[in-house]
């Protein structure tokens, strides 16, 4: 002095539960409707301490410049125990309060 910078944003996974799909029961007036179950499934959600790349930042170099700064290549972007209780949706969680609180 800049700022979002233990960064934002995305594709997954463990892991969640039941809007909807399908399954499985059950009932009706039966091309098809209604109940009821979360079911190893499709959708769906979905990690600060879980991976995986992509921008972002820093910071060194070498070139260029109109001195604001661009380009180009290296670095570094650590580490991280953790509750209750509440919230959000259909619900429910490793989602959100939340790298709180409390521990060390």
């Nucleotide at each position: 002095g800049c700022g979002a910078a233990g960064g934002a944003g995305g594709g997954c996974u463990a892991g969640g539960g039941u809007u909807c799909c399908g399954g499985u029961c059950c009932c009706c007036g039966c091309a098809g409707g209604g109940g009821a179950u979360g079911c190893u499934g499709g959708u769906c959600c979905g990690a600060g301490a879980g991976c995986c790349g992509c921008c972002g930042g820093u910071u060194c170099c070498g070139c260029c410049c109109a001195c604001g700064g661009g380009c180009g290549g290296g670095g570094c972007u650590c580490c991280a125990c953790g509750g209750a209780g509440g919230g959000a949706u259909a619900a429910a969680a490793g989602c959100c309060c939340g790298g709180g609180a409390g521990a060390c």
This is a predicted structure of a 104-nucleotide RNA (Guanidine-I riboswitch aptamer) from Thiobacillus sp. UBA2186.
Of the family's consensus pairs, 100% are formed in the model.
Its mean pLDDT, the model's own confidence on a scale to 100, is 86.
It was read from a public genome assembly, where an Rfam model found it.